[in-house]
Context: one part of a larger RNA
Molecule: small-subunit ribosomal RNA, central domain
Organism: Actinomycetota bacterium
RNA sequence: UUGGGCGUAAAGGGCUCGUAGGCUGUUCAGUAAGUCAGGUGUGAAAACUCGAGGCUCAACCUCGAGACGCCACUUGAUACUGCUGUGACUAGAGUUCGGUAGAGGAGUGUGGAAUUCCUGGUGUAGCGGUGAAAUGCGCAGAUAUCAGGAGGAACACCAACAGCGAAGGCAGCACUCUGGGCCGGUACUGACGCUGAGGAGCGAAAGCGUGGGGAGCGAACAGGAUUAGAUACCCUGGUAGUCCACGCCGUAAACGUUGGGCACUAGAUGUGGGAUCCAGUCAACGGAUUCCGCGUCGUAGCUAACGCAUUAAGUGCCCCGCCUGGGGAGUACGGCCGCAAGGCUAAAACUC
Numbered sequence: 001u002u003g004g005g006c007g008u009a010a011a012g013g014g015c016u017c018g019u020a021g022g023c024u025g026u027u028c029a030g031u032a033a034g035u036c037a038g039g040u041g042u043g044a045a046a047a048c049u050c051g052a053g054g055c056u057c058a059a060c061c062u063c064g065a066g067a068c069g070c071c072a073c074u075u076g077a078u079a080c081u082g083c084u085g086u087g088a089c090u091a092g093a094g095u096u097c098g099g100u101a102g103a104g105g106a107g108u109g110u111g112g113a114a115u116u117c118c119u120g121g122u123g124u125a126g127c128g129g130u131g132a133a134a135u136g137c138g139c140a141g142a143u144a145u146c147a148g149g150a151g152g153a154a155c156a157c158c159a160a161c162a163g164c165g166a167a168g169g170c171a172g173c174a175c176u177c178u179g180g181g182c183c184g185g186u187a188c189u190g191a192c193g194c195u196g197a198g199g200a201g202c203g204a205a206a207g208c209g210u211g212g213g214g215a216g217c218g219a220a221c222a223g224g225a226u227u228a229g230a231u232a233c234c235c236u237g238g239u240a241g242u243c244c245a246c247g248c249c250g251u252a253a254a255c256g257u258u259g260g261g262c263a264c265u266a267g268a269u270g271u272g273g274g275a276u277c278c279a280g281u282c283a284a285c286g287g288a289u290u291c292c293g294c295g296u297c298g299u300a301g302c303u304a305a306c307g308c309a310u311u312a313a314g315u316g317c318c319c320c321g322c323c324u325g326g327g328g329a330g331u332a333c334g335g336c337c338g339c340a341a342g343g344c345u346a347a348a349a350c351u352c
Stems, first nucleotide, its partner, number of pairs: 003324004007306002012320001014202004021195003025089003028085004033081002035077007048066007092192001093189003096185005104178007111155001116150007126137002163170002207248006216242002221237004259319006267297012301308002325352003334345004
């Protein structure tokens, strides 16, 4: 490579947009490139198949016939694929109108609880902490309690097996700007679609740069304990950081460890968002159908098993990524990127 695979054995790219490419709905006409058929040419000999013959047989050898991928030319066929059409269509896709739910995103403002600190009042000898203690704080008046003030960060209850987002992720409240979805209806465009090598953008936490900010928490660090030791677990402190603005980094168990799209294949049940119908004096509630999500259970089927099962890991098609024994190693070297930390790409010797 062929093949076989990728939930857990090796293997789905962190996610999206999108270039080339690959694939692509229904129908008509033309064309005849692919495709199919016929003919001609070519297809050396040997080899191969069949028949006959020669070595006593066979292997082997000789003769005859057949066959010979592919290729060129030519004559046809037109189902499928391709190509051409200022041909047609509407079931895919999109536009439009009316609704609708939501922690989707960005900015500004604002609220209460709590911690800490400061000032003042009351008040007196302890507080704190632990398995037990000690370090620590406190008669220079702490802890406790009341009043006032400062500042930063996070938003109890509601809260959900819930919602939104492509993923990362998103939660007090209000306003401004803004993306996407879903449902229902009408008209319109007329295949405008799917995927996507390269590429571009987004991308938790930690980390980095510049400037702010700093309440609580808290790597490092210091002290107290524990212990044989204790560079830990526990305690008292505490710097970076955590927060904001701008710019980098580009990685995660970035996980559903399950790439995206389309179609098909029993059901049951809960829940979120719509629409229609029924019932209901009104209304909440309720019943039925249907579309879009999020869960649980389960049939067929699949699976090594576990399990998955209309949100597939079932049945098919299209496109991309990836795997190919363990260690060496996601390392070395080289290249590209980065301020650095490092990232991406990615071996071999050797060894079992």